The prediction has a mean pLDDT of 79. A computed fold for an 86-nucleotide RNA from uncultured Allosphingosinicella sp., annotated as Glycine riboswitch aptamer.
RNA sequence: GCGCGGGAGAGAGUGGUUGCGGCGCAGGCCGGGGCCGCCGCCGAAGGAGCAACCGCCCCGGAAUCUCUCAGGCAGAAGGACCGCGC
Numbered sequence: 001g002c003g004c005g006g007g008a009g010a011g012a013g014u015g016g017u018u019g020c021g022g023c024g025c026a027g028g029c030c031g032g033g034g035c036c037g038c039c040g041c042c043g044a045a046g047g048a049g050c051a052a053c054c055g056c057c058c059c060g061g062a063a064u065c066u067c068u069c070a071g072g073c074a075g076a077a078g079g080a081c082c083g084c085g086c
Base pairs, nucleotide, nucleotide: 001086002085003084004083005082006081011039013038014037015036016035017034018033020031021030022029023028040073041072042071046069047067048066049065053061054060055059
């Protein structure tokens, strides 16, 4: 590095807009999706900062800590890290 398995946290928030499905004679109602804005929040892709620590040692490497630019906050996807195999 590849394959398989495990793998957390945090609003299914709100306003506008758009179209999809269902119900209804109609006015309307229900559900979830895309885009934009607003507020709240998470930290385990990535990125950045400090520095514990480490090393071939005065020069380097550096986190699960910190920040939240990115990313994420039903499900899916992703996912540090762990186990097995090559």